[in-house]
RNA sequence: GCAAACCCGCAGAAAUGCGGGGGCGCAAAGCCUCCGGUCCUGAGGUGCUGACGCCAUGGAUAGCGGGGUUGCCG
Numbered sequence: 001g002c003a004a005a006c007c008c009g010c011a012g013a014a015a016u017g018c019g020g021g022g023g024c025g026c027a028a029a030g031c032c033u034c035c036g037g038u039c040c041u042g043a044g045g046u047g048c049u050g051a052c053g054c055c056a057u058g059g060a061u062a063g064c065g066g067g068g069u070u071g072c073c074g
Base pairs, nucleotide, nucleotide: 001026002025006021007020008019009018010017011016024063030069031068032067034066035065036064037061038060039059040058044055045054046053047052
């Protein structure tokens, strides 16, 4: 310096994000989804009487790793 869980408000179908409070932690817990992992999946397709499952698509996580990039002190 940042800021977890949790609480309040807002957005979203959801994962989750943003703002305020709050601090678990972090020497990049700054930024970026290229690779892998994990999470969601309304609308679409499909199996089924159905709950639900599967497929595809799209989304999320940078505080899950890898990678890229910038940076403080010494």
Predicted 3D model of a 74-nucleotide RNA (c-di-GMP-I riboswitch aptamer) from a soil metagenome.
Rfam family: c-di-GMP-I riboswitch aptamer. Gene Ontology term of the family: cyclic-di-GMP binding.
The RNAcentral record of the sequence draws on MGnify.